[in-house]
RNA sequence: GCUGGCGUAGCUCAGUUGGUAGAGCAGCGCAUUCGUAAUGCGCAGGCCACCAGUUCAACCCUGGUCGCCAGCU
Numbered sequence: 001g002c003u004g005g006c007g008u009a010g011c012u013c014a015g016u017u018g019g020u021a022g023a024g025c026a027g028c029g030c031a032u033u034c035g036u037a038a039u040g041c042g043c044a045g046g047c048c049a050c051c052a053g054u055u056c057a058a059c060c061c062u063g064g065u066c067g068c069c070a071g072c073u
Stems, first nucleotide, its partner, number of pairs: 001072007010025004019056001027043005049065005
C1' cells in the first nucleotide's frame, strides 16, 4: 500500500428483507435472613465510533474519516 471483519449500556454481546433499542453480569432500592451470601421484584444506565448523503422514517442502505483485529504484498 491492497483486501476482509469489527466499533451498540461500566463489561461481555444480541438486534439486518429500514418503522420511536434489548439480554446477562456489574451498580442502586425493596423483600427475604439474627446478619451476610444466594434468591425474588423493581429502578437507573446507551439518541448505536465520527461526518455527510438517500428516505416520510436509518444501529440497519451509500460515501468518507478514525480506531482495533486478521490476511496479502
Molecule: transfer RNA
Organism: Candidatus Omnitrophota bacterium